[in-house]
RNA sequence: CUACUGAAAAGGCUAAUCCCGAGUAAUCGGGUGGCGCAAAGUUACGGGUCCCUAGCUGAAGCGAGCAUAACGUUUACUUCACAGGGGAUCGCCGGACCGCCAAA
Numbered sequence: 001c002u003a004c005u006g007a008a009a010a011g012g013c014u015a016a017u018c019c020c021g022a023g024u025a026a027u028c029g030g031g032u033g034g035c036g037c038a039a040a041g042u043u044a045c046g047g048g049u050c051c052c053u054a055g056c057u058g059a060a061g062c063g064a065g066c067a068u069a070a071c072g073u074u075u076a077c078u079u080c081a082c083a084g085g086g087g088a089u090c091g092c093c094g095g096a097c098c099g100c101c102a103a104a
Stems, first nucleotide, its partner, number of pairs: 005102002012037002018031005035091001041097003045094003048089006057081005063075004
């Protein structure tokens, strides 16, 4: 000096809540406040999760038309699921980059 590691010291960040603002929303910014954190610093690069949009398709509900003894069939609307696209989240996980102190 570097890596691993994290006793001590100096500090640092800041969860939830509440208030204000931005945004369709997820969420973000400022204040309050500290659950916690050795990277809870930065970065959406890979996953995960969340939001917006939602074609085709599928399921359910329901109205109308045709037809029937019944089954059925066509179409409109609503809800749910889903592709693709856009966005968010780094205190969900991993990667990358930078980094305070130093005992065993």
c-di-GMP-I riboswitch aptamer from Marinobacterium mangrovicola, 104 nucleotides, folded computationally. Lineage of the source: Bacteria > Gammaproteobacteria > Oceanospirillales > Oceanospirillaceae > Marinobacterium. The sequence was found by an Rfam model in a public genome assembly.